[in-house]
RNA sequence: GCAGUCGUAGUUCAAUGGAUAGAGCACUUGGCUUCGAACCAAGGGGUUGCAGGUUCGAGUCCUGCCGACUGCA
Numbered sequence: 001g002c003a004g005u006c007g008u009a010g011u012u013c014a015a016u017g018g019a020u021a022g023a024g025c026a027c028u029u030g031g032c033u034u035c036g037a038a039c040c041a042a043g044g045g046g047u048u049g050c051a052g053g054u055u056c057g058a059g060u061c062c063u064g065c066c067g068a069c070u071g072c073a
Base pairs, nucleotide, nucleotide: 001072002071003070004069005068006067007066010025011024012023013022018056027043028042029041030040031039049065050064051063052062053061
């Protein structure tokens, strides 16, 4: 330099172009306990990498850029 895959919560991951973007773990609060772990209940947390485009409607499709990984040279 070229090609491909990927980028969503603190983290690991879901989400047929259509509902208020969800789940596990973590975090906070309460319960339980002598205390803690475990367990039970509730809660907070997201400009879906950035900027445009298509569409009635985009996390999803298209373009550019940024970043990570893989292959080729």
This is a predicted structure of a 73-nucleotide RNA (transfer RNA) from Bdellovibrio sp. NC01. Rfam family: tRNA. Rfam classes the family as a transfer RNA. Its family is annotated with triplet codon-amino acid adaptor activity in the Gene Ontology.